[in-house]
Molecule: Bacterial RNase P class A
Organism: Desulfobacterales bacterium
RNA sequence: GGAGUAGAAUAGGCGGUCGCGGAGCGCCAUUGGGCGCUUGCGAGGAAAGUCCGAACACCACAGGGCAGGGUGCUCCCUAACGGGGAGUCACGGCGACGUGAAGGAAAGUGCAACAGAAAGCAAACCGCCCCGUUUCGGCGGGGUAAGGGUGAAACGGUGCGGUAAGAGCGCACCAGUUCCCCGGGUGACCGGGGGAGCUCGGUAAACCCCACCCGGUGCAAGACCAAAUAGGGAAACGUUUGAGGGCGGCCCGUCCGAGUUUCCGGGUCGGUCGCAUGAGGCGGUCGGUAACGGCCGUCCCAGAUGAAUGACCGCUGUCAGCCUUGGGGUAACCCGGGGUUGAAACAGAAUUCGGCUUAUUUUCUACUCUGGCC
Repeated sequence: GGAGUAGAAUAGGCGGUCGCGGAGCGCCAUUGGGCGCUUGCGAGGAAAGUCCGAACACCACAGGGCAGGGUGCUCCCUAACGGGGAGUCACGGCGACGUGAAGGAAAGUGCAACAGAAAGCAAACCGCCCCGUUUCGGCGGGGUAAGGGUGAAACGGUGCGGUAAGAGCGCACCAGUUCCCCGGGUGACCGGGGGAGCUCGGUAAACCCCACCCGGUGCAAGACCAAAUAGGGAAACGUUUGAGGGCGGCCCGUCCGAGUUUCCGGGUCGGUCGCAUGAGGCGGUCGGUAACGGCCGUCCCAGAUGAAUGACCGCUGUCAGCCUUGGGGUAACCCGGGGUUGAAACAGAAUUCGGCUUAUUUUCUACUCUGGCC
């Protein structure tokens, strides 16, 4: 210098002017408002996707079981989780490291394209061996899984013995399985020794079996206040002894006339609460490898709903380009100063938390492999 791996931080800062939302105060209105002043208040690391898990609310629910769904190596963390931490094993990578739906196939059932003789209580296409037959080319019967061929996969591998040819048929070594023992570890598991010829295929993101977990709907939950209308209830007044209404206010008059008024109740428009002190943030300390937990101190930090959180200016930080300049060095180069131009992403609360995933700017740290030079 190149190529990578794993983490961490950051998401510019300060000031001014003008706005917007919240809160407090004042004034004016009086059904929800309007105006003014003040301000240690006003988005994020993902506020996003709404994928998991909870809090909270309502509905359902004696208990137990069935059905259905989810999870699935171990130990730990957590309110909980399908999340996290530390490990084990397998696989991938030269490596740093990464990935894993990682229980059971020796309970049962099922499935396996194409090729191949045969795909599961194995199987004889070629070859090999034995017997019979023969027109000497073969044909028929039997044995054989050692050789060939097919396949992703063909019932351990190598060698010696053995045999008609062969075969764990026997033996040695190796691999696996299973049983026993010893040692290490909380455990998954690891290391070592011995026995048994035991050699048993794959697939459970196929049914299934085993273990553990699981009621439903989501703040448009839900609670409260409460115009109007319909329908409901009650009371009063009234139906020729005429309530009430029309004829612009009142009286008379005249016309219409069987209901009218009030209250209760209901809960629509609308409003209030839920809704911001919380599994809370920050700092320190102790325990733990860590996730995380205990203790102490400190802080109060958006709460809109036709939905605020913005715009402009000045100074300045970072990064990049260009110009210029000082110091060190033989040199490559290293350490600075000044000026100027430009750049700065993804995105935006809507009941609240814990995670996961996805989008995205810049920088740093540790580590791995490797080229060249000294």